[in-house]
RNA sequence: GCCACCUUAGCUCAGUUGGCUAGAGCGGCGCAUUCGUAAUGCGCAGGUCGUGAGUUCGAAUCUCACAGGUGGCU
Numbered sequence: 001g002c003c004a005c006c007u008u009a010g011c012u013c014a015g016u017u018g019g020c021u022a023g024a025g026c027g028g029c030g031c032a033u034u035c036g037u038a039a040u041g042c043g044c045a046g047g048u049c050g051u052g053a054g055u056u057c058g059a060a061u062c063u064c065a066c067a068g069g070u071g072g073c074u
Stems, first nucleotide, its partner, number of pairs: 001073007010026004019057001028044005050066005
């Protein structure tokens, strides 16, 4: 230098034939339970879906540019 893939909650990820209000597990907080803790049950909070632009009535999802990461080639 070239090619492919990845970027979504604090962490690990799902969701990409465009359409309901963006989800799960773990973690955090509260309550219940217990003599108390752990475990368990219930509930709550937490997101500019990497950044910017475009297409569209409508974008996490399609297109382009950029940034970061992983692998390969030279």
Molecule: transfer RNA
Organism: Chloroflexota bacterium